[in-house]
RNA sequence: CACCGCGGGAGAGAUCGGCGGACUUAAUUGAUGCCGGCGCCGAAGGAGCAAGCGCCCCGAAAACUCUCAGGCAAACGGACCGCAGUGG
Numbered sequence: 001c002a003c004c005g006c007g008g009g010a011g012a013g014a015u016c017g018g019c020g021g022a023c024u025u026a027a028u029u030g031a032u033g034c035c036g037g038c039g040c041c042g043a044a045g046g047a048g049c050a051a052g053c054g055c056c057c058c059g060a061a062a063a064c065u066c067u068c069a070g071g072c073a074a075a076c077g078g079a080c081c082g083c084a085g086u087g088g
Base pairs, nucleotide, nucleotide: 001087002086003085005083006082007081008080013038015037016036017035018034019033039072040071041070045068046066047065048064053059054058
């Protein structure tokens, strides 16, 4: 440094409209899902930038910035941290 196991792990609409119809109900009561709209988040990934420094029209990091992607109940995911193991 890489991989793997375990644990911790934030933020932001359970939004609006339409389609649809699992379960269930007296009943468009109505889930998952799909399409569209507006509003948001940054800690998968991606992109951009300073100084120092250097081989000086250039190179140059991030938890900063942008939100393409991703995400906005739970779940999944999740940078990063801790412990253990394997390999270089």
The RNA shown here (Glycine riboswitch aptamer) has 88 nucleotides and comes from a marine eukaryotic metagenome. Its Rfam family is "Glycine riboswitch aptamer". Gene Ontology term of the family: glycine biosynthetic process. The sequence is in RNAcentral, with records from MGnify.